[in-house]
RNA sequence: AAACUAUAUGGGCAAAACCACCGAAAGGUGGUGACGCAAAGCUAAAGGGGCUAAAUCAUUCUUAUGAUACGCCAGCCAGCUGCUGUU
Numbered sequence: 001a002a003a004c005u006a007u008a009u010g011g012g013c014a015a016a017a018c019c020a021c022c023g024a025a026a027g028g029u030g031g032u033g034a035c036g037c038a039a040a041g042c043u044a045a046a047g048g049g050g051c052u053a054a055a056u057c058a059u060u061c062u063u064a065u066g067a068u069a070c071g072c073c074a075g076c077c078a079g080c081u082g083c084u085g086u087u
Stems, first nucleotide, its partner, number of pairs: 002087003012037002017032006035075001041080003047077002049073003056067004
């Protein structure tokens, strides 16, 4: 430096659900809690994919329907970086 990485060592993160708050929503923050994770670390117009649609526009069979993201998701794929050990 590269590849691989266990019934190993030291550990790390924290799904769902519940409570509080923020948000139009998706979702986020904190607490409780562990489903799991060798990157469940970081990166969101400067890769793909997915979710929502306030505002806007169009339609209207009406308080609806459709389109739309520089809003959101990295625990979907991906890119970048890193610990232990082995070769």

This is a predicted structure of an 87-nucleotide RNA (c-di-GMP-I riboswitch aptamer) from a Syntrophomonadaceae bacterium. Its Rfam family is "c-di-GMP-I riboswitch aptamer". Rfam describes the family as follows. GEMM was predicted in a large-scale screen for bacterial structured RNA regulatory elements.